[in-house]
RNA sequence: GGGCCUGUAGUUCAACGGUAGAAUGGGGCAUUCGCAUUGCUCUGAUGUGGGUUCAAUUCCCGCCAGGUCCA
Numbered sequence: 001g002g003g004c005c006u007g008u009a010g011u012u013c014a015a016c017g018g019u020a021g022a023a024u025g026g027g028g029c030a031u032u033c034g035c036a037u038u039g040c041u042c043u044g045a046u047g048u049g050g051g052u053u054c055a056a057u058u059c060c061c062g063c064c065a066g067g068u069c070c071a
Base pairs, nucleotide, nucleotide: 001070002069003068004067005066006065007064010024011023012022013021018054025043026042027041028040029039030038047063048062049061050060051059
């Protein structure tokens, strides 16, 4: 320098055009003499800039970051 893949919650992963979910983490409450466990509840996310579309996490392009292969 070129090809390919990836980027979503603090973390690990879903969602293949139509309400962004789960687990775990964090706060609160209940339970207990207390701790742990358990239950309920709250919290919090689409890398960035454009384009297509009535509608974009999703499709297209540029950029950024990471991984991998070739040179």